[in-house]
RNA sequence: AGGUAUCUUCGGGGCAGGUGAAACUCCUGGCCGGCGGUAAAAGCCCGCGACUCUCCUUUUCUUUUAUCAAUAAGGGGACUGAUUUGGUGGAAUUCCAAAGCCGACGGUUAAAGUCCGGAUGGGAGAAGAUCAAC
Numbered sequence: 001a002g003g004u005a006u007c008u009u010c011g012g013g014g015c016a017g018g019u020g021a022a023a024c025u026c027c028u029g030g031c032c033g034g035c036g037g038u039a040a041a042a043g044c045c046c047g048c049g050a051c052u053c054u055c056c057u058u059u060u061c062u063u064u065u066a067u068c069a070a071u072a073a074g075g076g077g078a079c080u081g082a083u084u085u086g087g088u089g090g091a092a093u094u095c096c097a098a099a100g101c102c103g104a105c106g107g108u109u110a111a112a113g114u115c116c117g118g119a120u121g122g123g124a125g126a127a128g129a130u131c132a133a134c
Base pairs, nucleotide, nucleotide: 005130006129007128008127009126010125015029016028017027018026030114031113032103033102034048035047036046037045043101044100052078053077054076055075056074057073058072060070083099084098085097086096087095105117106116107115
């Protein structure tokens, strides 16, 4: 220095006004941007996670037994949004300037990226500690 194993910690942000019986959901104007990569710093370049759907295995419960269904855990698959122009430069769809665009599911006196909920969850991954061998 590299690899393997175990463990610990961390790991998502964002509202004012107007109308109205009622809206942080409509209208006007704002605001927000997970993780890794990259000739140079990215919501919109590539990939991953998350959400949603689905399949398989195992577990638990029920049942005389089996099946079905359900709970939980693990694994696989599907789905998976959105950008241009100019400038600088050796190098940037990443920086600077300008103008745009996008945002799961369920709920709601009224349609949600921003409110509430699943979620004190899960998680890409980040940092650290310890052990053994080369």